[in-house]
Molecule: c-di-GMP-I-GGC riboswitch aptamer
Organism: Bacillota bacterium
RNA sequence: UAUAUUUAGGGCAAACUUGUCGAAAGGUAAGGGCGCAAAGCUAUGGGUCUAAAAACAAUUUUUGUUUAUGACUGCCAGGCUGCUAAUU
Numbered sequence: 001u002a003u004a005u006u007u008a009g010g011g012c013a014a015a016c017u018u019g020u021c022g023a024a025a026g027g028u029a030a031g032g033g034c035g036c037a038a039a040g041c042u043a044u045g046g047g048u049c050u051a052a053a054a055a056c057a058a059u060u061u062u063u064g065u066u067u068a069u070g071a072c073u074g075c076c077a078g079g080c081u082g083c084u085a086a087u088u
Stems, first nucleotide, its partner, number of pairs: 004087002007085001011036002016031006034074001040080003044077003047072003054066005
């Protein structure tokens, strides 16, 4: 330096609940703890979710369809950065 395993210190925090922001997806704070060695950062490529506004259609004032400019990095890649004792 690389790889792997196990333990220790410290770290993050799914579902769910409550407050709050949002049209929604979702964000955020607290509780919580399923998991995580990049579950740190980044919407660059793919993927997934949403559809207020807009467009179109029908209808009659609502319904349907399309679209991200809205989101998700704890879906998979890419990019940037990085903590730890012992053993092999």